[in-house]
Context: one part of a larger RNA
RNA sequence: GUCCGUGAGUCAUCGUAGGCGGCAAGGUUAAGCCCUUGACAGGGCGGAGCCGAAGCGAAAGCGAGUGUGAAAUGCGCGCUGAGUCGUUUGCGGUGGACCCGAAACCGGGUGAGCUACCCAUGGCCAGGAUGAAGUUCCGGUAACACGGAAUGGAGGUCCGAACCGUUGCGUGUUGAAAAACGCUCGGAUGAGCUGUGGGUUGGAGUGAAAGGCUUACCAAACUCGGUGAUAGCUGGUUCUCCCCGAAAUAGCUUUAGGGCUAGCCUGCGUGAAUGCUCGGAACGGAGGUAGAGCACUGAUUGGCCGAGGGCUCUUACCAGAGUACUGACGCCACUCAAACUCCGAAUGCCGUUCCAGUCACACGUGGAGUCACACUGCGGGGGAUAAGCUCCGUAGUGGAAAGGGAAACAGCCCAGAUCGCCAGCUAAGGCCCCCAAAGAAUACUGAGUGCGGAAGGAUGUGAGAUUGCAAAGACAGCUAGGAUGUUGGCUUAGAGGCAGCCAUCAUUUAAACAGUGCGUAAUAGCUGACUAGCCGAGUGGUCUUGCGCCGAAAAUGAACGGGACUAAGUAUUCUGCCGAAGCUGCGGACGUUUUCAAUCUACGGAUUGGAGGCGUGGUAGGGGAGCGUUGUGUACGGGUAGAAGCGCGAAGGGAACUGACCGUGGACUGUACACAAGUGAGAAUGCGGAC
Numbered sequence: 001g002u003c004c005g006u007g008a009g010u011c012a013u014c015g016u017a018g019g020c021g022g023c024a025a026g027g028u029u030a031a032g033c034c035c036u037u038g039a040c041a042g043g044g045c046g047g048a049g050c051c052g053a054a055g056c057g058a059a060a061g062c063g064a065g066u067g068u069g070a071a072a073u074g075c076g077c078g079c080u081g082a083g084u085c086g087u088u089u090g091c092g093g094u095g096g097a098c099c100c101g102a103a104a105c106c107g108g109g110u111g112a113g114c115u116a117c118c119c120a121u122g123g124c125c126a127g128g129a130u131g132a133a134g135u136u137c138c139g140g141u142a143a144c145a146c147g148g149a150a151u152g153g154a155g156g157u158c159c160g161a162a163c164c165g166u167u168g169c170g171u172g173u174u175g176a177a178a179a180a181c182g183c184u185c186g187g188a189u190g191a192g193c194u195g196u197g198g199g200u201u202g203g204a205g206u207g208a209a210a211g212g213c214u215u216a217c218c219a220a221a222c223u224c225g226g227u228g229a230u231a232g233c234u235g236g237u238u239c240u241c242c243c244c245g246a247a248a249u250a251g252c253u254u255u256a257g258g259g260c261u262a263g264c265c266u267g268c269g270u271g272a273a274u275g276c277u278c279g280g281a282a283c284g285g286a287g288g289u290a291g292a293g294c295a296c297u298g299a300u301u302g303g304c305c306g307a308g309g310g311c312u313c314u315u316a317c318c319a320g321a322g323u324a325c326u327g328a329c330g331c332c333a334c335u336c337a338a339a340c341u342c343c344g345a346a347u348g349c350c351g352u353u354c355c356a357g358u359c360a361c362a363c364g365u366g367g368a369g370u371c372a373c374a375c376u377g378c379g380g381g382g383g384a385u386a387a388g389c390u391c392c393g394u395a396g397u398g399g400a401a402a403g404g405g406a407a408a409c410a411g412c413c414c415a416g417a418u419c420g421c422c423a424g425c426u427a428a429g430g431c432c433c434c435c436a437a438a439g440a441a442u443a444c445u446g447a448g449u450g451c452g453g454a455a456g457g458a459u460g461u462g463a464g465a466u467u468g469c470a471a472a473g474a475c476a477g478c479u480a481g482g483a484u485g486u487u488g489g490c491u492u493a494g495a496g497g498c499a500g501c502c503a504u505c506a507u508u509u510a511a512a513c514a515g516u517g518c519g520u521a522a523u524a525g526c527u528g529a530c531u532a533g534c535c536g537a538g539u540g541g542u543c544u545u546g547c548g549c550c551g552a553a554a555a556u557g558a559a560c561g562g563g564a565c566u567a568a569g570u571a572u573u574c575u576g577c578c579g580a581a582g583c584u585g586c587g588g589a590c591g592u593u594u595u596c597a598a599u600c601u602a603c604g605g606a607u608u609g610g611a612g613g614c615g616u617g618g619u620a621g622g623g624g625a626g627c628g629u630u631g632u633g634u635a636c637g638g639g640u641a642g643a644a645g646c647g648c649g650a651a652g653g654g655a656a657c658u659g660a661c662c663g664u665g666g667a668c669u670g671u672a673c674a675c676a677a678g679u680g681a682g683a684a685u686g687c688g689g690a691c
Stems, first nucleotide, its partner, number of pairs: 001691006011095013026051003032045004055062002065077004098236002101233001105226006116200009125190001127159003130155001134151006163187003168183004202218001204214003239626006249262005263370002265367007275359001276357002279355007291343001292341002297337003301333004308326002310323004373398010403414003418588004423584003429578003432563003438575007450565001456550002460547010477534005483507003488502003513528001517526002589616012627680001629677010645664003651658002
């Protein structure tokens, strides 16, 4: 891992609601006793008690009323007939309460054969090196001291086996080994190592202290018990079909991944058609958003006016003059605002009426689930006018929705799957091939733009507008001229059109600057403006707009889905077609409703059949109807002429399922109607077994 088996809402009791049944203003017995019985059971007695038939008040108490109160036409709670016992189902309480799962806590014991420390008594440490004190001799001293040699043999001394340890590296890592092996390394007379016996333990021991060690996981051992601890957490929770079908919100919460109540779902009952409601129309309302505005509150630019102030001057005082300063208010123009408004929509909302539609409405009551939401469009807050960001509002979709499109792609576009069909029409989106279906017209693009991208940039190209010049000859090109006073003045070493400053005149002219640029030390030289000639028709500027170009750099090769395409690209237009589980056609099923008929009826209704309308996606969840398993009761059957089980599985049914024949097997077993459950397996890193 697979297969087989096993594996989770139970039981007791109390409550509550519904169904069924008994009795009913009543209902009911409990313990116990008696009878009966093989047993289980059954029958009878037993009225204690409980619930109900009256409430209100704290109570006295009063009573269909009562309390409050001095009182009350007031107000509160009541009264105007249904309970109770049994049984069954849903749900709740108490219990382990659907099942499995802690980390832990507490109690009693068991452990120091491992290891930590201690006590007692034993054992062990090759060999080599160093050479302390002391001693002796010699020297030395007044005597010591001191020096030398010898001797001596100290030391948590040195080197290094046994022994103890384990530094680094490698191997090993389902190992040879739940800690080893190889090489290397530390200690090796010491706070050394070690044998045997003994001692100390669970909030306790022991610890040269690492929270270390206390029998292979110790921040509290192991074992049994309390014990089915608790688990707002995770996982799992077993047959079928049919009807409906959510929520991820509000308030409160030691609350935030949990609850409670409400909201939204579902079952039943009752009421309501003068009611209710998606939608449409008309009419009547409330309102301060979008926009706009500046009348208020503030912000804000320029101008005019100029109170007040500054500065300068004047002045004995009073008073005054000047001012390239500032500047309130006012006026004229220009702007801005979530917390501004003289204004002010569209929508939406409320009400009334009508149309349309159906029960979608309201109330009561049983059962829930939901309280992590997601994305997209639109209106906003936060953020950075970031985020597959976050928080509201609003709509949609996903959630709980399959199908078609978007290459692929919960949340986008189209569209809501009852079942069948080798029938038809469409939606979004498409129609060259992959791949179902296409053609036409007029333009544009030349970039493979299309088939990703900004600011910005550019004689790309199409369309439009406007304007300058132009047969009195434009634009471009070519030829020629481009002069004189004069080298203007100043400055300067120089300044001659051309470093800089000032001025920028006049003359001759067809025209020619006191000079546009290059250039020189300064001149020179080249060129331009300007003019004429040649030429002979358009040539410049600006704006708007269509489609393109550059801008365009990232890590495997990746920006049409691929092929490919000059249309098979883009714009506008026309006519077709393809295309879905949409719609239609034909056939079937089920639900619901209306209606008709038949049968039955305890007259409430039920069942069956026909026709019409509407419907049948679905998670959590509510409701309904069934299938199968084991056992019990009653009735009826089958079986050695072959039961159950097993194999195969014709055939049947709307599903769970039923199941002939044949084979195997060798003794039990089925059907109908009831009843009771150890009643359905794929999942729980489930449990046991087999392979």

This is a predicted structure of a 691-nucleotide part of an RNA (large-subunit ribosomal RNA, domain II) from a marine eukaryotic metagenome. The prediction has a mean pLDDT of 85.